[in-house]
C1' cells in the first nucleotide's frame, strides 16, 4: 500500500407513449473450422468410446542376513547372481465410472481408536533345537508348470529361561470428569521376547577359529512425540409433487459375536416402533466435492480442464490373504465377457502409468534424451532403481515479447479506379538518394543451473581401557559428477536483403463507389435486401478495424431491474382465489421485572498452499517466477452490552368480544292465503273473416271461429309502489299473513383483558344451463315441422312445438361468478345528493355525529384512460396469482363426477412480434348541420326507327397504335381515295432517305437530254454542258459531289411502373399551412373548435392563443348606362340628283381608346349597440350586376415515351429506308355520341321583313350570259367598317294538303350529270329524275336545364385539292315553364361517434374442404435398458462343523510302537457373485391406422368478427349444422344511436 464503481442500442405503429419478447456490440474458454502465416520466451494439449490394444520401458534394492555357483586375484581378498531371508512395492502415476453420500466444505470431538520407517527415554539382547529352498537325481507335460527321493544355511522356523514396563483377574486409596467413565499410586496371581552383522583392540583364556573388551548397525519389551489413518457429530451442498406416504435389520432394548475402535457392523431373544407432513420424507432424473476459474459495481450467476487438498475407481462382478497399513493398476483366487497361445488334453492377458496403434469423433503430441537438478524406495555406504521428475520435440492452443526497416523525396511519374472529361484518388506510397543492422543466416568466443561425492592430510570434540576404530564438526589439497546443449549470452561479417494476412463497409457499427446479375443467382446477428439504375448479393478499385494473426461455429456471464433481496409487477397490457369459515404457519396494542435466543462490541483458535490484490525482487522489458504483506467478508469459543425483537412472569383498556335499550330492510327457511292477466273448456250472443308480415304464406275458422258475456279448471309469475333505494360473504333476493331464524346499525354505559389480523390444506355455499327419481304442465321455448327471404339460407321473419322452464329428494361446482380493482388497520382538501339511527336548535326545514350508497372535485398517483377518505394516494400484516404470442387451459398422468365434464397441467415444433392507452385520417347500411339542377316542381330528350359517327367483339395477309366507371366510346383525328401510315403483300437499298466528322480514290458539284426493264422504287447504260474560290501558274489549299472504309446515322422498337413538360378529376368544393406562443411525457392539440353570418376560414362576438402565408373576394377581359376624344370605309337632323352619286355635319347610330358609375354608401325594421338579413328609395345596373379568363395543399403509380424532350434496355443488309397495289372504310351482332322523323303549333308553294361574328389572293368572286339544277363561261370589284362570300332562317301575309303510312317521313336502289383531284372500282361529296324502307312519339331505364337560360331557327370559321361535317368552335334570332320544400336519391364541406382499418371498406378477417412439409398425441403390438418381489442354482472366499479320511522334524508323555497336540485336503453348513423361471413397474426404440396442431405469393366454399359489420357482441352451458356458426336459459358492456330517469356543472 492492499474495498475508484453502474453507459446502452435495434425491432410491433402512418406516427406516439408504455407493456413485451427476440437481437446487438463487452469479457472469457483445455476449443474447433476457414483464410494465411517470420522469431522467440513462457504456459497448455483425448472435454467424445471408463472403447479394444501390438511393441519397449514405467519397483526395485540389500552379499555389511544366509548358503550355493561361476569368474578374477600369488594371496588378503574381489566381482557377477537364480533361491532363501529383510525392507519396499498401501507411495508415485492415471482416470471421473459410481456416489445426492458424513462423498465433500467447515467447525468440533473420540473417557471408542490404531500407527512401519523417524525422534527422545526406559529396560533388556541368556541358551537351545528340529527343518527347508537353492542344489543332486528322477517322473509328468507341447507349454505354462508340477511331483517324488536325497543333501544344507540364516537375522527364516520352534521351544525354554529371564519380565523394568505391558496386557489379564482380584481387590484397594486417593484425585479428575457433563455421562458412560478417566487418571496416579501400590499388592497377589498369571501370560508373553530377543539376532546377529561389521571395524578395532591392551590385559587375560584358546591349536585355531575365536571368546572377552569396546564402538558402530541391527534386534526385543515398554512409555512419549511426530507423522499417517480410522469413526462420532452439528452446519452447508442440483432439479423433480404430473414422486405424498415410506419402513421388517425397518426403531429400541437385553445378551452374546466381531473390529485397532463405537455402532443393528451381525446374531439369538423381546419391545412395535421409526422417518415425513411442506424446513418436501419415499421415489425419479442429473452429478465426483473443495481451494479455485470464467463474469458481475455488487448481490449474483455459470462452472470445477491445468496446478492443490478430500473421495472413488483400476477389464466387468464377487472374494479374502499377507501385512503397521490393501480388500492392493503393473498381487491371489473364483464367476461373466473379450483376446491371444495349444500337441486340443490344457494355458496366458488386462495401457482409466509414459509414449505409441486402431476405432468413434469438429477434435487434442515423440514408440525422443537423461537421472546432472529435485523428491521417493533399498543399502553402512559407495551406489542401484525411478516414463516420479527434469529436459527435448510436434502443435499460432493461448498469454507475453520483437521483427518485417528508418530518413528525404512531387514530374504528384507509370499502371489501376472514378470522372461532370476539367480532373480526383491510390499518393510520399513507388522509382531514386542516404542510412541503420533487431530476428533469420555464416564465423568465433562462451557462462550459471554443482549442492555433493571420494582420496589424502592438519586439527577440535564425543565415546573408549586405548594416542586403535568409529562419529560429528572445522581448514588445506588431488580426482570427480550437466540429459538439456556448445544451449542462454557476448564479438564480427554481409546484405534492406528472407518475413503480412485478414475481416468488414445499408443501420445498429468505424468504413463508397463502379461493374455484373435480374425475387435469379445469392447474402442475412436483428431489422430487411435481390423483379433492370442494389453503398446490403458476385468481382473490382478505394476506406476502416485488427494484426502473426483475422474471421466463423459453440459454450458461460453480462448487457436482462427480462424471477427484481440489493431490484418488478396484477383497474383496461400476462397476472385478484367466486365468495366465506377457518388447521398449521406468518405478523401482532400498552405498562412493568427478569432472561440474553436474535442484535451489537471486544478476545482466541480457525480460515492448508497456490490463486486474487499490495509492496518489492529475479530473468535486457513483459508474460513468467520469488519474497513479505494484505485479504480469505466463514465457522467455533471466550467476556461484555440490553435500546429494539424473542422467552418467561405479572398488570392495563384504546384492538377485539360480551351485555342493556331501540331500529331499518325484496336477508334466509317452512306453511297458508289472494287479485290481475295468458291458454283451455261449458254455455249465450253473433258472421265471415281471423291471425300475422317489409309484403306474405303456413296456420284457424261456416263442422260456426275473431270479437263479446256469463260460468268453471288448471299453472305459472307477483303490474303500480320501484328509487345509480333496500338487504346478504358472494350467488342472489320483490304480492300478503303466520312461526321460526341469521346479520347489521345506533345510544348509554356495565363486563371479559390482546382473547387479534391474515390465512396454504381442509371444510361449506354457489346464477343459468345440464343430470338421477318422482310429480307438475298454463305461458314461454332449444331440437323439430311447416312457411317465408335467399344465389343458397341446416339463419335472421312467421305459424306451430319437445325436452327444458315449477316442486321435492340428490347431483354438477361452472360464468364477462366484474368494481375485470384479495381482506384487515391507520393517514391523507372538501362540495352536493340519497338510505338507517343518535343529538341541538329559531321546525314546509336547518346544523352536527355515526353507520351505509351515489356523482364532482384538491393534492399524490397513473403509459395513458381515469382513481382520487367507498383510492388506483401514503404506509404496515397475511393469502393469491403474472413473467413474449401461438401450440393450449391442449397432451399424458392424477384427483372428483352417473353423464356431460371440472380440477390439476407441460413439451416438441413455430412466429418477431402479440398486446394496452392515446393521436391523426379514412371509413361506417353511426349520429347532427350545411350546400350543389342532387332530389322535388318543369320544359325538352336518350333508350324504339332509318341513317351518320366512335368502340367492343368477330373476320382478314392486314384490318395501324393509344384512351376503359364518373375522369374510354363525333376521344388523340381541327378532317385515312395516294400522300398522311405507324400496318399487310411484293419489289428493291445497305455510311442508309437525314447530321456531323476523318481517312481513300475520283470529279468540279449542279444541272438537263436520253435507251433498256421494271408496276414503281430502282437497276444497268449512253450522252449534254465544260465551270467554283485561294494561289503568278503548276504542285497544294478549301469548299462541292460521288465512291470505299470506319465513327456513326435511323427506330411511331419497349419501359408513362424510371422521367421532364403538359393535361384530366375531385372541384371554382372552401379548404391547405406556417411563425411564435400555450397544453400534453408523447404522436400531437390549441389557433382552424363555439355561438351568429355569408356563395366563401366571407365577416363579426367569444375563446390561450396572436399573428402570417397559399386558396375565397377584389385587381383582368366581355356585355349592360352615361361622358370625353376622334368621325373614314360608318352615320344623316340638311342640300343637290329620277337613280348612282355628290356636297355639308359628326347632333344621333355606330366604331374603339379613356374616363363616370355601385359602396349594403342612405333609411326603416330584425339581429347581441356586431357581422349581417328583410324591405324600401334613387339609379342603366343592387347586394359577387350576366359572362369568361384565373384551379389552394394534395389524391388517383390517372393519361401521354405514336406531339415533342429525356434515362435505361433492344434491332442494325433490318425493328432502318425506298416503292407499287391493299388495309385503317370489312359485318351475324352489342354499346355510347348525334341527325332526320314519325306529322296540321305540321308540310308544300308564293310573297315580303328583320342579325351577329366571320373568311377572303394557288383567294373571295358580283353584274351579266348557258343550263331544270348541281356547275358552267366570263370577270367588276376587294388584301377588305369601302370588294365578294352573302340569301339569313324561324317569323309575317297568301294559297294548298284534311289525318292517312299521307303532298308526312326520307331511307335504300336505278339511271342520268357536275365538281375536285395523277386518280374517284375498292373508298368522295354534289345535282335532275325516278324509287319511297323503317318509323304513328319508343319496355326497364337514363340525360340536359333556373333566364335571354331551356327550347327552337338559321350564319360563320378551322381543318381543307375535294370531302364522307348530322362533329367541333363561334355567332346572332325567337324566345318560355317550373323551384313548395330539403323527408329521401347521388356528391361534397364542417362537428361528433365507435373502429380489430392506415396499401386506409375494392380495408380487414374466420372456419371446414384439397395440395406439401413438419414435430407431437395415441395405438394392436413388437424389441431393447434399468429395477422391485418371489422362488430355482450356486463358483471362488471367510467363518463354523466333521464321529470319515490323510499326514507331521521342532512341544508334552512314553524305552518304543503309539497317544496328546497340530496341520493339509475332502465332506457338511451359513452367507453369496453370477446365470435362471415367473410377475410387476419405470423408461426408450420400431409400428398399419386414427387425431388434432403448426407453417407453407396468388386452390374451393360461405361471410362468422371488426361501423349499430348490416340479427351488437362476449361468457358459461345445452343442442343442431359443410363450414364459419345458429338458436335456446342465465349473465356482462368490453354496446352504437334515440329517448326517459337519476345525479353533476353553470346562471
Nucleotide at each position: 500500500a492492499a474495498u475508484u464503481g453502474g453507459a446502452g442500442a435495434g425491432u410491433u405503429u402512418g406516427a406516439u407513449c408504455c407493456u413485451g419478447g427476440c437481437u446487438c456490440a463487452g469479457a472469457g474458454u483445455g476449443a474447433a473450422c476457414g483464410c494465411u502465416g517470420g522469431c522467440g520466451g513462457c504456459g497448455u494439449g483425448g472435454u467424445u468410446u471408463a472403447g479394444g490394444c501390438a511393441u519397449g520401458c514405467a519397483a526395485g534394492u540389500c552379499g555389511a542376513a544366509c548358503g550355493a555357483u561361476a569368474c578374477c586375484g600369488c594371496a588378503a581378498g574381489g566381482u557377477a547372481u537364480a533361491g532363501u531371508g529383510g525392507c519396499a512395492a498401501a507411495a508415485g502415476g492415471g482416470u471421473g465410472c459410481g456416489u445426492a453420500a458424513c462423498g465433500c466444505g467447515u467447525g468440533a470431538g473420540c473417557a471408542a481408536u490404531c500407527u512401519a520407517c523417524c525422534u527422545u527415554u526406559a529396560a533388556g539382547u541368556g541358551g537351545g533345537g528340529a527343518a527347508u529352498a537353492a542344489c543332486c537325481u528322477u517322473g509328468g507335460g507341447a507349454a505354462a508348470c508340477c511331483g517324488a527321493g536325497g543333501c544344507u544355511a540364516a537375522g527364516a522356523c520352534c521351544g525354554c529361561a529371564u519380565a523394568u514396563g505391558a496386557c489379564c483377574a482380584c481387590a484397594a486409596g486417593c484425585c479428575c470428569g457433563a455421562a458412560u467413565g478417566g487418571g496416579c499410586u501400590a499388592g497377589u496371581g498369571g501370560u508373553a521376547a530377543a539376532a546377529g552383522a561389521c571395524g578395532g583392540g591392551g590385559a587375560c583364556c584358546g591349536c585355531a577359529a575365536g571368546g572377552c573388551c569396546u564402538g558402530u548397525c541391527g534386534c526385543u519389551u515398554g512409555a512419549a512425540g511426530a507423522u499417517g489413518a480410522g469413526c462420532u457429530c452439528g452446519c452447508g451442498u442440483c432439479c423433480u409433487a404430473u414422486c405424498a406416504g415410506c419402513u421388517u435389520g425397518u426403531u429400541g432394548g437385553c445378551g452374546g459375536g466381531g473390529u485397532a475402535a463405537c455402532g443393528g457392523c451381525c446374531c439369538a431373544c423381546c419391545a412395535a416402533g421409526g422417518c415425513u407432513u411442506u424446513u418436501g420424507a419415499c421415489g425419479g432424473g442429473u452429478a465426483g466435492c473443495u481451494g479455485g476459474u470464467c463474469u458481475g459495481a455488487g448481490a449474483g450467476g455459470a462452472u470445477g480442464g491445468u496446478c492443490a487438498g478430500c473421495c472413488a475407481c483400476a477389464u466387468u462382478g464377487g472374494g479374502a490373504c499377507u501385512g503397521a497399513g490393501a480388500c492392493a493398476c503393473u498381487g491371489c483366487c473364483c464367476a461373466g465377457a473379450c483376446u491371444c497361445c495349444u500337441a486340443c488334453g490344457g494355458g496366458a492377458g488386462g495401457c482409466u502409468g509414459c509414449a505409441g496403434u486402431c476405432g468413434a469423433g469438429a477434435a487434442u503430441c515423440u514408440u525422443u534424451u537423461g537421472c546432472a537438478a529435485u523428491g521417493c524406495c533399498c543399502g553402512a555406504a559407495a551406489g542401484g532403481g525411478u516414463g516420479a521428475c527434469a529436459a527435448u520435440g510436434c502443435g499460432a492452443c493461448g498469454c507475453c515479447g520483437c521483427g518485417u526497416g528508418u530518413g528525404c523525396g512531387a514530374u504528384g511519374a507509370a499502371g489501376g479506379u472514378c470522372u461532370u472529361c476539367g480532373g480526383a484518388u491510390u499518393g510520399u506510397a513507388a522509382a531514386g538518394c542516404a542510412c541503420u543492422g533487431u530476428c533469420a543466416g555464416c564465423c568465433g568466443g562462451g557462462a550459471g543451473g554443482a549442492a555433493g561425492g571420494u582420496g589424502a592430510u592438519u586439527u577440535u570434540c564425543u565415546u573408549u581401557a586405548a594416542u586403535a576404530a568409529a562419529g560429528a564438526g572445522a581448514g588445506u589439497u588431488g580426482c570427480u559428477u550437466g540429459a538439456c546443449a556448445g544451449u542462454a549470452c557476448c564479438g564480427g561479417c554481409a546484405g534492406a536483403g528472407g518475413a503480412a494476412g485478414u475481416c468488414a463497409c445499408g443501420g445498429c457499427u468505424a468504413a463508397c463507389u463502379c461493374c455484373g446479375u435480374g425475387c435469379c443467382a445469392g447474402c442475412a446477428g436483428c431489422c430487411g435486401c435481390g423483379g433492370u439504375a442494389a453503398u446490403a448479393c458476385g468481382g473490382a478499385g478505394g476506406u476502416g478495424g485488427c494484426a502473426g494473426g483475422c474471421g466463423u461455429u459453440a459454450c458461460u456471464c453480462g448487457g436482462a431491474u427480462u424471477g427484481a433481496u440489493u431490484g418488478g409487477g396484477u383497474g383496461u397490457a400476462a397476472a385478484g382465489g367466486g365468495c366465506g369459515u377457518g388447521u398449521a404457519g406468518g405478523u401482532g396494542g400498552u405498562g412493568a421485572a427478569u432472561u440474553a435466543a436474535g442484535u451489537c462490541g471486544a478476545g482466541u483458535g480457525u480460515g492448508a498452499a497456490a490463486u486474487c490484490c499490495c509492496u518489492u525482487a529475479g530473468c535486457u522489458c513483459a508474460a513468467c517466477u520469488a519474497a513479505g504483506g494484505a485479504a480469505c467478508c466463514g465457522c467455533a469459543u471466550u467476556c461484555g452490552a440490553u435500546a429494539c425483537u424473542g422467552a418467561u412472569u405479572u398488570g392495563c383498556u384504546u384492538g377485539a368480544g360480551u351485555g342493556a335499550u331501540a331500529g331499518a330492510g325484496a336477508g334466509g327457511u317452512a306453511a297458508g292465503u289472494g287479485g290481475a292477466a295468458u291458454u283451455c273448456c261449458c254455455g249465450g250472443u253473433g258472421u265471415a273473416a281471423c291471425a300475422g308480415u317489409g309484403a306474405a304464406a303456413u296456420g284457424u275458422g261456416u263442422a260456426g271461429a275473431u270479437a263479446u258475456c256469463g260460468g268453471g279448471a288448471g299453472g305459472a309469475a307477483c303490474a303500480c309502489c320501484a328509487g345509480u333505494g333496500g338487504c346478504g360473504a358472494a350467488g342472489g333476493c320483490g304480492a300478503c299473513u303466520u312461526a321460526c331464524u341469521g346479520g347489521u346499525u345506533a345510544u348509554c354505559u356495565a363486563c371479559u383483558g390482546a382473547c387479534a389480523c391474515u390465512g396454504a390444506a381442509a371444510c361449506g355455499c354457489g346464477a343459468g344451463a345440464g343430470c338421477u327419481a318422482g310429480g307438475g304442465g298454463a305461458g314461454c321455448a332449444a331440437a323439430c315441422a311447416g312457411g317465408a327471404u335467399u344465389a343458397g339460407a341446416u339463419a335472421c321473419c312467421c305459424u306451430g312445438g319437445u325436452a327444458g322452464u315449477c316442486c321435492u329428494a340428490g347431483c354438477c361446482g361452472u360464468a364477462a361468478a366484474c368494481g375485470a380493482u384479495g381482506u384487515g388497520c391507520a393517514c391523507u382538501a372538501g362540495g352536493u345528493g340519497u338510505c338507517g339511527g343518535g343529538c341541538c336548535c329559531u321546525u314546509u326545514g336547518g346544523g352536527u355525529u355515526c353507520g351505509g350508497u351515489g356523482c364532482c372535485g384538491c393534492a399524490g398517483u397513473u403509459a395513458a384512460c381515469a382513481c382520487a377518505u367507498u383510492a388506483a394516494g401514503u404506509g404496515c400484516a397475511c393469502c393469491a396469482c403474472c413473467u413474449g404470442g401461438g401450440g393450449a387451459g391442449u397432451a399424458c398422468g392424477g384427483u372428483c363426477g352417473c353423464a356431460a365434464g371440472a380440477c390439476u397441467g407441460a413439451a416438441a415444433c413455430u412466429c418477431a412480434a402479440a398486446g394496452g392507452a392515446a393521436u391523426u385520417g379514412a371509413c361506417g347500411g353511426g349520429g347532427a348541420c350545411c350546400c350543389g339542377c342532387a332530389c322535388a316542381a318543369g320544359c325538352g330528350g336518350u333508350g324504339g326507327a332509318g341513317c351518320a359517327u366512335g368502340u367492343g367483339g368477330u373476320u382478314u395477309a392486314a384490318u395501324a397504335c393509344g384512351a376503359c366507371g364518373c375522369u374510354a366510346c363525333g376521344c388523340g383525328u381541327g378532317g385515312a381515295a395516294c400522300c398522311u401510315u405507324a400496318c399487310c403483300a411484293a419489289g428493291g437499298c445497305u455510311u442508309g432517305a437525314c447530321a456531323u466528322g476523318u481517312a481513300u480514290u475520283u470529279g468540279a458539284a449542279a444541272u438537263c437530254u436520253c435507251u433498256a426493264u421494271g408496276a414503281a422504287a430502282g437497276u444497268a447504260g449512253a450522252g449534254a454542258c465544260c465551270u467554283g474560290u485561294c494561289c503568278u501558274a503548276a504542285a497544294g489549299a478549301c469548299a462541292c459531289a460521288a465512291u470505299u472504309a470506319c465513327a456513326c446515322a435511323g427506330g411511331u422498337g419497349u419501359u408513362g411502373c424510371a422521367u421532364g413538360g403538359c393535361u384530366g378529376u375531385c372541384g371554382u368544393c372552401a379548404g391547405c399551412u406556417c411563425g411564435u406562443g400555450u397544453c400534453g411525457u408523447g404522436a400531437g392539440a390549441u389557433g382552424u373548435u363555439g355561438g351568429g353570418u355569408u356563395a366563401a376560414g366571407u365577416c363579426c362576438c367569444g375563446c390561450a392563443a396572436c399573428g402570417a402565408g397559399c386558396g375565397c373576394a377584389a385587381c383582368c377581359c366581355u356585355c349592360g348606362u352615361c361622358a370625353u376624344u376622334a368621325g373614314u370605309u360608318g352615320c344623316u337632323a340638311c342640300c343637290c340628283g329620277c337613280a348612282a352619286g355628290g356636297g355639308a355635319g359628326c347632333a344621333c347610330u355606330c366604331u374603339a381608346a379613356u374616363g363616370a358609375g355601385a359602396c349594403u354608401g342612405c333609411c326603416a325594421g330584425u339581429g347581441u349597440u356586431u357581422a349581417a338579413c328583410u324591405g324600401g328609395a334613387g339609379g342603366a345596373a343592387g347586394g359577387u350586376g350576366g359572362g369568361g379568363a384565373u384551379g389552394a395543399c394534395g389524391u388517383c403509380a390517372a393519361g401521354u415515351c405514336a406531339g415533342u424532350a429525356c434515362g435505361g434496355c433492344c434491332c442494325u443488309u433490318a425493328u432502318g429506308c425506298c416503292u407499287u397495289g391493299g388495309g385503317c372504310u370489312a359485318c351475324a351482332c352489342a354499346c355510347g355520341u348525334g341527325c332526320u322523323a314519325c306529322a296540321a303549333u305540321c308540310c308544300c308553294c308564293g310573297c315580303u321583313a328583320c342579325a351577329a361574328a366571320g373568311a377572303g389572293a394557288a383567294g373571295c368572286a358580283a353584274g351579266a350570259c348557258c343550263g331544270c339544277a348541281a356547275g358552267g363561261u366570263g370577270g367588276a370589284g376587294c388584301a377588305a367598317a369601302u370588294c365578294u362570300c352573302a340569301a339569313a332562317a324561324a317569323a309575317g301575309c297568301g294559297g294548298g294538303g284534311c289525318c292517312a303510312g299521307u303532298u308526312c317521313a326520307g331511307a335504300u336502289u336505278g339511271a342520268g350529270g357536275g365538281c375536285u383531284g395523277c386518280a374517284a372500282u375498292u373508298c368522295g361529296c354534289c345535282c335532275u329524275c325516278a324509287u319511297g324502307a323503317a318509323g304513328c312519339c319508343g319496355g326497364a331505364a337514363u340525360c340536359g336545364c333556373u333566364a335571354g337560360u331551356a327550347a327552337u331557327c338559321g350564319c360563320g370559321c378551322a381543318u381543307c385539292a375535294g370531302a364522307c361535317a348530322c362533329g367541333g368552335c363561334g355567332c346572332g334570332a325567337u324566345g318560355a315553364a317550373u323551384a313548395c320544400g330539403u323527408u329521401c336519391c347521388c356528391g361534397g364541406g364542417u362537428c361528433u361517434u365507435g373502429u380489430a382499418c392506415a396499401c386506409a371498406c375494392c380495408g380487414c378477417c374466420c372456419g371446414u374442404c384439397a395440395a406439401g412439409c413438419c414435430a407431437c398425441c395415441u395405438g394392436a403390438g413388437u424389441u431393447g435398458a434399468c429395477u422391485g418381489c418371489a422362488c430355482c442354482c450356486g463358483a471362488a472366499a471367510c467363518c463354523g462343523u466333521u464321529u470319515c479320511u490323510c499326514u507331521c522334524a521342532a512341544c508334552c508323555c512314553g524305552c518304543a510302537a503309539g497317544g496328546g497336540g497340530g496341520g493339509g485336503a475332502g465332506g457338511c453348513g451359513u452367507c453369496u457373485a453370477a446365470g435362471g423361471u415367473g410377475u410387476g413397474g419405470u423408461u426408450g426404440g420400431c409400428g398399419a391406422g386414427g387425431a388434432g396442431g403448426g407453417c407453407u405469393a396468388a386452390g374451393u366454399c360461405g361471410u362468422a368478427a371488426c361501423a349499430a359489420g348490416g340479427u351488437a357482441g362476449c361468457c358459461g352451458u345445452a343442442u343442431c349444422g359443410g363450414a364459419a356458426g345458429g338458436u335456446g336459459c342465465g349473465g356482462c358492456u368490453g354496446g352504437a344511436u334515440c329517448a326517459c330517469c337519476u345525479c353533476c356543472u353553470u346562471u